[in-house]
Context: one part of a larger RNA
C1' cells in the first nucleotide's frame, strides 16, 4: 500500500420496508440437464448459461448418422506436357441421387488461300494428365486480433511538479459542508492536468417562421344518396427544415457576504423536464478458434468433397422462461367508436363473385402523406348465462377440408364439425415495477416459400397503488479501526 471483519462513522440503490402483479400447483409451448439412440452435430454453465449463438432445423440449412460414390478434388493461383476436337449441348445404358459407362453434334479470336460453301496454321479461354497445392464448423479462447458480457452509467481511476518519508509510500484525492456526480464553494503543502461525470449528439413535451403536396377543410362557391369529390384556400391539424425557449434568470427565507437548499412568480416545460446514445483505469487466465482473422499442432484416396434416406423434433424424469386458464370487474352474441408505428414490384393486394370457413376467383390501384396490408382491440349500449367443473378451460383425439412448397410419413400452418383432460388461485421458496410507470388491450416488423412466433425488437390504447423511513437483508461508495493474509 491492499484485502478482509458475524468492527465503528457517513451516504446510496425497487436493497429492505410500503404497495400492486407474478413464478413456484395445472394444461401447453420453448430452452436446458439426464436417460435413450446408428446419430440424436457444437457451443453457452452461480448472479453474468438455460424463448442463449439461432432475426425461422420438413429438403437445403447441417456442422451430426447410415448407406453409395470422387480424388489436384465443389473453390484459388502457378507450372510443365497433351490431343484437336476438348468445352457446351442433345440423348442412351445403370442408379436413390450423385456417380461411372457409352454414343451422336458441335464451338471462338488472329493470319493465310477462297468457288464465299467452307480450308489451312496458331493459341486465348476451357478441358485432360502430372505436379505444386487446395480444403478441414479438427484441436488449443490458458498462444492471440477483434467483438461482447460483468462489476457499473457505480463515482471513480491516475499523472506532471513541488513538498514529507532511509525506503515502500503519502500529499495533491483528506477536512467542513453541498451535489445524481473527485458536483461544487470553503479550508489546506500543495499548485496544476489527464481519463471518467456533466455538456456538445439523437428523440419528445410548447410556440414562431419557410414550405403546402399525395396532407388539411375555417372562411366562400360546386355537385352527390354520400365522401375535401371539384373549384379554391394556407387559416387550422400535420408534415420537415430553420429558429425560439430552462440558465437556479427573478423574488423571499435558510446558509460561512459561499457553494448550495427550501418554498414562490411568471411559464407548454423547473431544477438534470421525460426517454435514448454515450460504459473511466481495471477485475473475472469471463465469453466466442463454429461470424471473421491468426499462431501453433493435427488429418490428406480423408478429420477433405458429392448425394440420397435418417438425426438435431426420441421421453420414465428434473429444473429455467413463457403462454392460456381456473371465471360474473366474467364468457357469449348483435350494433357503435377512438390509434401509432412499420411493411409492400419474384411484392402488398381493393371492390365484386362463391365458400359455414380456411381460402379460391377476380384484377382495380399502388415503386406509395396518394393505393394496398388493415375491421385495432380492450372500450361503449343491448340481448342471453346465474355460481356450475358450467354457455368457465381449451388439452387430447377423430373426420372432413384449405395453403406453401419436387416433397407435409418421421416432421408445416390453417379451417370446420365432433371430442371435451387437467384445472375452483397454487408448499417451502422466490421475481418485476416508483408514472404515463406497473397491471391490462390489441397492432406491427426482422427472420421467411411456409412455419412450430406463446419468442425477439417496436408501436400506441386504457391507466394504478404506495413509498412514514433506513432496525434488517442484498450490493456498492468514503473516512477510520484491527489483523497471524498481500
Nucleotide at each position: 500500500u491492499g484485502a478482509c471483519g458475524g468492527g465503528g462513522g457517513c451516504u446510496c440503490a425497487c436493497a429492505c420496508a410500503a404497495g400492486c402483479g407474478g413464478u413456484g400447483g395445472a394444461g401447453c409451448a420453448u430452452g436446458u440437464g439426464g436417460u435413450u439412440u446408428a446419430a440424436u452435430u457444437c457451443g453457452a454453465a452461480a448472479c453474468a448459461a438455460c424463448g442463449c449463438g439461432a432475426a425461422g432445423a420438413a429438403c437445403c440449412u447441417u456442422a451430426c448418422c447410415u448407406a453409395g460414390c470422387c480424388u489436384u478434388g465443389a473453390c484459388a493461383u502457378c507450372u510443365a506436357u497433351g490431343g484437336a476436337u476438348u468445352a457446351g449441348c442433345u440423348c442412351u445404358a445403370u442408379g436413390a441421387a450423385a456417380g461411372u459407362a457409352g454414343a451422336g453434334u458441335g464451338a471462338c479470336a488472329g493470319c493465310u488461300c477462297u468457288u464465299c460453301g467452307g480450308a489451312g496454321u496458331c493459341g486465348g479461354a476451357a478441358c485432360a494428365u502430372a505436379g505444386a497445392c487446395a480444403g478441414g464448423u479438427g484441436u488449443u479462447g490458458c498462444a492471440u486480433g477483434g467483438c461482447u458480457g460483468u462489476c457499473g452509467u457505480c463515482a471513480g481511476c491516475u499523472c506532471g511538479u513541488g513538498u514529507c518519508g532511509u525506503g515502500a509510500g503519502a500529499u495533491g484525492u483528506u477536512g467542513g459542508g453541498u451535489u445524481a456526480a473527485g458536483u461544487c464553494c470553503c479550508g489546506u503543502a500543495a499548485c496544476g492536468a489527464g481519463c471518467g461525470c456533466a455538456a456538445c449528439c439523437c428523440u419528445u413535451a410548447u410556440c414562431g417562421u419557410u414550405a403546402g403536396u399525395u396532407g388539411c377543410c375555417a372562411g366562400c362557391g360546386c355537385g352527390u344518396a354520400a365522401u375535401g369529390g371539384c373549384g379554391g384556400g394556407g387559416a387550422c391539424u400535420c408534415u420537415a427544415g430553420c429558429g425560439a425557449g430552462a440558465c437556479u434568470g427573478c423574488c423571499g427565507g435558510u446558509g460561512u457576504c459561499a457553494a448550495a437548499c427550501c418554498g414562490g412568480a411568471g411559464g407548454a416545460a423547473g431544477g438534470u423536464g421525460g426517454g435514448g446514445a454515450c460504459g473511466a483505469c481495471g477485475u473475472c487466465a469471463a465469453g466466442u478458434c463454429a461470424u471473421c482473422a491468426u499462431g501453433g499442432c493435427c488429418c490428406u484416396u480423408a478429420u477433405g468433397g458429392c448425394u440420397a434416406g435418417g438425426g438435431c423434433g426420441a421421453c420414465a424424469c428434473a429444473c429455467g422462461u413463457g403462454c392460456u386458464a381456473c371465471a360474473a370487474u366474467g364468457g357469449u352474441c348483435u350494433g357503435g367508436a377512438c390509434a401509432a408505428a412499420g411493411g409492400g414490384u419474384u411484392c402488398c393486394c381493393a371492390a365484386g363473385c362463391a365458400g359455414c370457413a380456411a381460402u379460391g376467383u377476380g384484377g382495380a390501384g399502388g415503386c406509395a402523406a396518394u393505393c394496398c396490408c388493415a375491421c385495432a382491440a380492450a372500450c361503449c349500449a343491448g340481448g342471453c348465462c346465474c355460481c356450475a367443473g358450467u354457455u368457465c378451460g381449451g388439452a387430447u383425439u377423430g373426420c372432413a377440408g384449405g395453403c406453401u412448397g419436387c416433397a407435409a410419413u418421421u416432421c408445416g400452418c390453417c379451417u370446420g364439425c365432433a371430442u371435451g383432460a387437467a384445472g375452483c388461485c397454487g408448499g417451502a421458496a422466490u421475481c418485476g415495477c416508483u408514472a404515463g410507470u406497473a397491471a391490462u388491450c390489441g397492432c406491427g416488423u426482422a427472420u421467411c416459400a411456409g412455419c412450430c412466433a406463446u419468442g425477439a425488437c417496436g408501436c400506441g390504447g386504457u391507466g394504478a397503488a404506495u413509498a412514514u423511513g433506513u432496525u434488517c437483508c442484498u450490493g456498492a461508495g468514503c473516512c477510520u479501526u484491527g489483523u497471524a493474509c498481500u

Model confidence (mean pLDDT): 82 of 100. The part of an RNA shown here (small-subunit ribosomal RNA, 3' major domain) has 486 nucleotides and comes from a metagenome.